[in-house]
C1' cells in the first nucleotide's frame, strides 16, 4: 500500500431498524456476621469511537475519518 476483524458502563461481552441499551464481574448502600470474606437485597453507573446521510424511526444500515489487532505484499 492492499485486504478483514473490534471500538457498547470501571472491566469482559450481548444486542444486526421498533423506539425504557442490557447481562456478569468490580466498586456503592443495606441485611447476615463478634469482625472480614462468602451469601442475600438495593440503587447508581452509557454522548452505543468521531462526524455525516438514508430512514417516519439508526448501537444496528451506507461515506469518510480515528484508536486497535490479524492477512497480504
Nucleotide at each position: 500500500g492492499g485486504g478483514g476483524g473490534a471500538g457498547u458502563a470501571g472491566c469482559u461481552c450481548a444486542g444486526u431498524g421498533g423506539a425504557u441499551a442490557g447481562a456478569g464481574c468490580a466498586a456503592c448502600u443495606g441485611c447476615c456476621u463478634u469482625c472480614u470474606a462468602a451469601g442475600c437485597a438495593g440503587a447508581a453507573g452509557g454522548u452505543c469511537g468521531c462526524g455525516g446521510g438514508u430512514u417516519c424511526g439508526a448501537u444496528u444500515c451506507c461515506c469518510g475519518c480515528c484508536u486497535u489487532c490479524c492477512c497480504c505484499g
Transfer RNA from a Puniceicoccales bacterium, 73 nucleotides, folded computationally. The source organism's lineage runs through Bacteria, Pseudomonadati, Verrucomicrobiota, Opitutia and Puniceicoccales. It matches the Rfam family "tRNA". Rfam classes the family as a transfer RNA. The prediction has a mean pLDDT of 81.